[in-house]
Context: one part of a larger RNA
RNA sequence: GCCGGCGACUUAUAGGGAGUGGCGUGGUUAAGGGGGAGAGACCCGAAGCCAGAGUGAAAACAAGUCCUCACAGGGCGUUUCCGUCACUUCUUAUGGACCCGAACCCGGGUGAUCUAACCAUGGCCAGGAUGAAGCUUGGGUAACACCAAGUGGAAGACCGAACCCAUCGAUGUUGAAAAAUCGUGGGAUGAGUUGUGGUUAGGGGUGAAAUGCCAAUCGAACUCGGAGCUAGCUGGUUCUCCCCGAAAUGCGUUGAGGCGCAGCGGUUGAUGAAUGAACUGCCUAGGGGUAAAGCACUGUAUCGGUGCGGGCUGCGAGAGCGGUACCAAAUCGUAGCAAACUCUGAAUACUAGGUAUGAAUUGCCAUCAGCCAGUGGGACGGUGGGGGAUAAGCUCCAUCGUCGAGAGGGAAACAGCCCAGAUCACCAGCUAAGGCCCCAAAAUGAUCGCUCAGUGGAAAAGGAGGUGAAAAUGCUGAAACAGCCAGAAGGUUCGCUUAGAAGCAGCAAUCCUUUAAAGAGUGCGUAAUAGCUCACUGGUAGAGCGUUCUUGCGCCGAAAAUGUACGGGACUAAGCGAUCUGCCGAAGCUGUGGGCUCCCUUUCUUUUUUUGAAAUGAAAGGGAAGCGGUAGGGGAGCGUUCUGCCAUAGGGUGAAGGGAGAAUGAGAAUUCUCCUGGACGAGGCAGAAGUGAGAAUGUCGGC
Numbered sequence: 001g002c003c004g005g006c007g008a009c010u011u012a013u014a015g016g017g018a019g020u021g022g023c024g025u026g027g028u029u030a031a032g033g034g035g036g037a038g039a040g041a042c043c044c045g046a047a048g049c050c051a052g053a054g055u056g057a058a059a060a061c062a063a064g065u066c067c068u069c070a071c072a073g074g075g076c077g078u079u080u081c082c083g084u085c086a087c088u089u090c091u092u093a094u095g096g097a098c099c100c101g102a103a104c105c106c107g108g109g110u111g112a113u114c115u116a117a118c119c120a121u122g123g124c125c126a127g128g129a130u131g132a133a134g135c136u137u138g139g140g141u142a143a144c145a146c147c148a149a150g151u152g153g154a155a156g157a158c159c160g161a162a163c164c165c166a167u168c169g170a171u172g173u174u175g176a177a178a179a180a181u182c183g184u185g186g187g188a189u190g191a192g193u194u195g196u197g198g199u200u201a202g203g204g205g206u207g208a209a210a211u212g213c214c215a216a217u218c219g220a221a222c223u224c225g226g227a228g229c230u231a232g233c234u235g236g237u238u239c240u241c242c243c244c245g246a247a248a249u250g251c252g253u254u255g256a257g258g259c260g261c262a263g264c265g266g267u268u269g270a271u272g273a274a275u276g277a278a279c280u281g282c283c284u285a286g287g288g289g290u291a292a293a294g295c296a297c298u299g300u301a302u303c304g305g306u307g308c309g310g311g312c313u314g315c316g317a318g319a320g321c322g323g324u325a326c327c328a329a330a331u332c333g334u335a336g337c338a339a340a341c342u343c344u345g346a347a348u349a350c351u352a353g354g355u356a357u358g359a360a361u362u363g364c365c366a367u368c369a370g371c372c373a374g375u376g377g378g379a380c381g382g383u384g385g386g387g388g389a390u391a392a393g394c395u396c397c398a399u400c401g402u403c404g405a406g407a408g409g410g411a412a413a414c415a416g417c418c419c420a421g422a423u424c425a426c427c428a429g430c431u432a433a434g435g436c437c438c439c440a441a442a443a444u445g446a447u448c449g450c451u452c453a454g455u456g457g458a459a460a461a462g463g464a465g466g467u468g469a470a471a472a473u474g475c476u477g478a479a480a481c482a483g484c485c486a487g488a489a490g491g492u493u494c495g496c497u498u499a500g501a502a503g504c505a506g507c508a509a510u511c512c513u514u515u516a517a518a519g520a521g522u523g524c525g526u527a528a529u530a531g532c533u534c535a536c537u538g539g540u541a542g543a544g545c546g547u548u549c550u551u552g553c554g555c556c557g558a559a560a561a562u563g564u565a566c567g568g569g570a571c572u573a574a575g576c577g578a579u580c581u582g583c584c585g586a587a588g589c590u591g592u593g594g595g596c597u598c599c600c601u602u603u604c605u606u607u608u609u610u611u612g613a614a615a616u617g618a619a620a621g622g623g624a625a626g627c628g629g630u631a632g633g634g635g636a637g638c639g640u641u642c643u644g645c646c647a648u649a650g651g652g653u654g655a656a657g658g659g660a661g662a663a664u665g666a667g668a669a670u671u672c673u674c675c676u677g678g679a680c681g682a683g684g685c686a687g688a689a690g691u692g693a694g695a696a697u698g699u700c701g702g703c
Stems, first nucleotide, its partner, number of pairs: 001703006011095013026050003032044003054061002064076004098236002101233001105226006116200009125190001127159002134151006163187003168183004202218001204214003211220001239637006249262005263375002265372008277361001279358001280356007292344001293342002298338003303333004309327002311324005378403010408419003423594004428590003434584003437569003443581001445580006456571001462556002466553004471548005483540005489513003495507002519534001523532002595627003598623007606615003638692001640689007650680001657676008
């Protein structure tokens, strides 16, 4: 891992609701007693409980009572009503309370055969090397001291096996091993090492101290018990079909991943309303202060005018009188800005009334009452905003949509985008979004344009005689624009300045003449001249040329990590814009047939009855409103084990169980046939549950 078995909403008591039943001359017994065959059935037992009267805190009074001085007023009651006891089921409370799961805490014990320390008693340390003190002899001294040689054999001394340890590296890492192996390394007469026996125990011991060690366990051992601790947390929770169907919000919370109340769901009943109510459209009437706009207020703020007040300054002894190109209140004109500005002011939305042509509900609508929930982590998209950086697949609101809980078609793939809401079947049809060259269903469709960049098939500021369209304006057969040929002169080197300044360093001025035309000079150039050139003019040639603005489609700007990359092939349309006609295309719509829910009608049945009818159940016919669905609510069923009755069903002429096949049913399932099996046991009506397995790092077994 797979297969098989086991494996989770139980049970007791109490409260509340619903359903069914008994009684309603109100209902009912509890303990206990009688009774009997193994519990019993049945019969007694009214104590007690609920109801039958309320009000008041109570005494108390009572169809009333309380507050009160009250005969006032008001509150709660009365006035005709529906109880009670069981059973079933839902739910709540208390218990382990749906199941599994802690880390912990406490109590009683067991551990020092591992390890820490200590005690008692024993053992062990090859070999080598060094050579302390002391001593002896000799020298030496007045005597010591001292020197030398020898002897001697000390040391938490040296080298290095056993032994003890574990520095570095490798291997090993589902190991040979739950700590080793190989190499290297440290100590190796000592605070050494080791055998045996013993002592210290968990709120403790021991510790040359690391929170180390105390039996592979240590910030508090192990074991049993309290104990099924508790777990607002994680995981798991087993058959079928039918109907409805959420929430991820508000307020509060030692609250934030939990709860309570409300909101939203389900279900049941009562009442109201049928010219109804709800939805939608239209009309009418409303209030508003948003968008926009505006500057009348509050602020902010541009320029100008006037200039309160101030600065600077003149005169004056002072009072004061002047000046000012400075600042500047206020005011006037002028251009603006505002979530916390408004003289104004929409669209929507909301409220009320009317109306209906609309679609469509009666299962609706409104009010009330009861019971059962879940939700209270939301996500993205559009729109209006706050925060942020007018960042985020960001965050916080409002509003709508989708997903959540929604399948189908499209977007290559793609919860939240576009289309569209799946009751079932069909080898029928029509469409939506989106598409129609091939992959791949349908146009290699039509008409008019654009694009040459594979733009299409990512991007900005910025840049450009790319190209199409529209407009304005200037020049132009009295010859424009571009090219080519020729001229481009004189006064004059104007004046000043300057070393020089001659058109061309600079300053000022910028006239006249000859002319077809020619600046006191457009640029290059020189030390300054010179030289080249331009403006301007003539000729040549002969038709458009220039400028500005708007706009369509393109170009550059344009760098990313394995190999291109529109989904691919490929495409010059099979790209882009406009118009048109077809077709394809979904679980949408239609067609045909079936099922279910619900409603209506008819018939029948049962019960009650005031004989009017009401309720229950069944069948048939019709209707067309419905039938996506998580949490969740409601309804109807299937199957398993056991028990009672039918009942002595049936069964060796073959039960249960097993294998294979077939049929039926909407399904859980059921029935039949054959084989196997070899002794039990189907069905109907009821009852009771250890009642349904795929998941829980489930559990046991097998492989």